[in-house]
RNA sequence: GGGGCGUUAACUCAGUGGUAGAGUGCCAUCUUCACACGGUGGAAGUCAUAGGUUCAAAUCCUAUACGCCCCA
Numbered sequence: 001g002g003g004g005c006g007u008u009a010a011c012u013c014a015g016u017g018g019u020a021g022a023g024u025g026c027c028a029u030c031u032u033c034a035c036a037c038g039g040u041g042g043a044a045g046u047c048a049u050a051g052g053u054u055c056a057a058a059u060c061c062u063a064u065a066c067g068c069c070c071c072a
Stems, first nucleotide, its partner, number of pairs: 001071007010024004018055001026042005048064005
């Protein structure tokens, strides 16, 4: 320098055009002498950034940034 894959909640990930989700973690509460485990409820998101296409974009297209891998 060229190419491929990835970027979504604190962490690990799902979601391939029509309301953004799960597990773990966190908070409150119940339970316990207390802790843990467990039950119930809750908070937490510029979907990497910018632009484009579309009635509608996390999803399609382009550029940029970052990470990993391959080639040179």
About this RNA
The RNA shown here (transfer RNA) has 72 nucleotides and comes from an Acidobacteriota bacterium. Its Rfam family is "tRNA". Rfam classes the family as a transfer RNA. Rfam describes the family as follows. Transfer RNA (tRNA) molecules are approximately 80 nucleotides in length. The coordinates come from a structure-prediction model, not an experiment, and the mean pLDDT is 83.